[in-house]
Context: one part of a larger RNA
RNA sequence: CUGGGCGUAAAGCGAGCGCAGACGGUUAAUUAAGUCAGAUGUGAAAUCCCCGAGCUCAACUUGGGACGUGCAUUUGAAACUGGUUAACUAGAGUGUGUCAGAGGGAGGUAGAAUUCCACGUGUAGCAGUGAAAUGCGUAGAGAUGUGGAGGAAUACCGAUGGCGAAGGCAGCCUCCUGGGAUAACACUGACGUUCAUGCUCGAAAGCGUGGGUAGCAAACAGGAUUAGAUACCCUGGUAGUCCACGCCCUAAACGAUGACAAUUAGCUGUUGGGACACUAGAUGUUUUAGUAGCGAAGCUAACGCGUGAAAUUGUCCGCCUGGGGAGUACGGUCGCAAGAUUAAAACUC
Numbered sequence: 001c002u003g004g005g006c007g008u009a010a011a012g013c014g015a016g017c018g019c020a021g022a023c024g025g026u027u028a029a030u031u032a033a034g035u036c037a038g039a040u041g042u043g044a045a046a047u048c049c050c051c052g053a054g055c056u057c058a059a060c061u062u063g064g065g066a067c068g069u070g071c072a073u074u075u076g077a078a079a080c081u082g083g084u085u086a087a088c089u090a091g092a093g094u095g096u097g098u099c100a101g102a103g104g105g106a107g108g109u110a111g112a113a114u115u116c117c118a119c120g121u122g123u124a125g126c127a128g129u130g131a132a133a134u135g136c137g138u139a140g141a142g143a144u145g146u147g148g149a150g151g152a153a154u155a156c157c158g159a160u161g162g163c164g165a166a167g168g169c170a171g172c173c174u175c176c177u178g179g180g181a182u183a184a185c186a187c188u189g190a191c192g193u194u195c196a197u198g199c200u201c202g203a204a205a206g207c208g209u210g211g212g213u214a215g216c217a218a219a220c221a222g223g224a225u226u227a228g229a230u231a232c233c234c235u236g237g238u239a240g241u242c243c244a245c246g247c248c249c250u251a252a253a254c255g256a257u258g259a260c261a262a263u264u265a266g267c268u269g270u271u272g273g274g275a276c277a278c279u280a281g282a283u284g285u286u287u288u289a290g291u292a293g294c295g296a297a298g299c300u301a302a303c304g305c306g307u308g309a310a311a312u313u314g315u316c317c318g319c320c321u322g323g324g325g326a327g328u329a330c331g332g333u334c335g336c337a338a339g340a341u342u343a344a345a346a347c348u349c
Base pairs, nucleotide, nucleotide: 003321004320005319006318007303008302012317014201015200016199017198021194022193023192025088026087027086028085029084030083031082033081034080035077036076037075038074039073040072041071042070049065050064051063052062053061054060091191092188093187094186095185096183097182098181099180103177104176105175106174107173108172109171110154115149116148117147118146119145120144121143125136126135162169163168206247207246208245209244210243211242215241216240220236221235222234223233258316259315260314261313262312263311266294267293268292269291270290271289272288273287274286275285276284277283278281298305299304322349323348324347331342332341333340334339
């Protein structure tokens, strides 16, 4: 010496499950594969190193020794790692009671609003804008009243509030169903952590087949604006948005922060659960699991992070290695397609 990193500079896979692999709690016994020590054999010569000798010296030549980090055999050691056996309960899990929740799937149902239709009242405007016009209206609109149709979304409550692995999830009711928290015991007895390949899920847009279509609205048409206006504004308006089934598999899929475990000052709010105290409350103290705001130490290039770490450590996985070319070409895999994924080089600065 045996690399440094990944919140914002390049870099955490969008998320989970999980085989192989890697790593793995406490005690005892045993084994001797790893490990350590000794012995023996071997480790060609030359070279290198040490001590000598020979050419007048040196280079050079030459004798002896050492070295040869290794391998094999053998004899031991038994702390650590591994194997085997027996046991343990602090990790992990199961049972029991209680609790919160827009967690997921299916079915039903409610009210407000928009639009449309029919009829009544009623008359000249309505709509729209910076201002207008296109548009709608005397074939009676807009306004108002009654009745009806249909689709989509659920005001208030509502909250740096809750749930979920992530994407995400919101009227109400019923059924089916996953996960979590907490309390005290009982039980199992390391059953654990991580995870290449793999499998599953994965907003929106998009695609296929069949439905549905109120509102909104890419494309498109018209009216304006403008030098022009393939826009911003206005009037319309089709895919789409919705449903069922099947694909697509990408996002600033963000906390731009992988998972798990341990250790390290506090203070304040809030959500769920528990305990204790009394003055029994709109109370106080405490504990646990979340979710926010500050902040010691420490870290950081700074910003900032700070027991929910970006602090201090351990295990495993993923990823980065100057800018452009380029997340491109070619090839492979996947896809109906759109494209996705894997992924260079020349050249150039």
Predicted 3D model of a 349-nucleotide part of an RNA (small-subunit ribosomal RNA, central domain) from Snodgrassella alvi. Its mean pLDDT, the model's own confidence on a scale to 100, is 90. Rfam family: Bacterial small subunit ribosomal RNA. Gene Ontology terms of the family: structural constituent of ribosome and ribosome. Lineage of the source: Bacteria > Pseudomonadota > Betaproteobacteria > Neisseriaceae > Snodgrassella.